[in-house]
Background:
A computed fold for a 79-nucleotide RNA from an Alphaproteobacteria bacterium, annotated as c-di-GMP-I riboswitch aptamer. The source organism's lineage runs through Bacteria, Pseudomonadati, Pseudomonadota and Alphaproteobacteria. It matches the Rfam family "c-di-GMP-I riboswitch aptamer". Rfam describes the family as follows. GEMM was predicted in a large-scale screen for bacterial structured RNA regulatory elements. The coordinates come from a structure-prediction model, not an experiment, and the mean pLDDT is 88.

């Protein structure tokens, strides 16, 4: 100084819900709230779910990164 890894230290992010807004829906986005999170920073490329339209065989559009893999970017620095 990296790298694997994750004790502490300094923050960080925000489940479900409620509110309001937009969307046909899945769902987002603002404002409260915390179930947890070492990537719960960011990409929809691979698979899963879910939406919506179909010719419903084989599809297409579109949600989901807090489902799982992968990419690329980061804070600290004990064993």
């Nucleotide at each position: 100084a990296a790298a694997u890894c994750g004790a502490a230290a300094a923050g960080g992010c925000a489940u479900a819900c409620c509110g309001u807004c937009g969307g046909c829906g899945a769902c987002g986005g603002c404002g409260g709230g915390a179930c947890g999170c070492a990537a719960a920073g960011u990409c929809a490329c691979c698979g899963g779910u879910c939406u919506g339209a179909g010719u419903a065989u084989u599809u297409c559009a579109g949600a989901u990164a807090g489902c799982g893999g992968g990419g690329c970017c980061g804070c600290c620095g004990a064993a």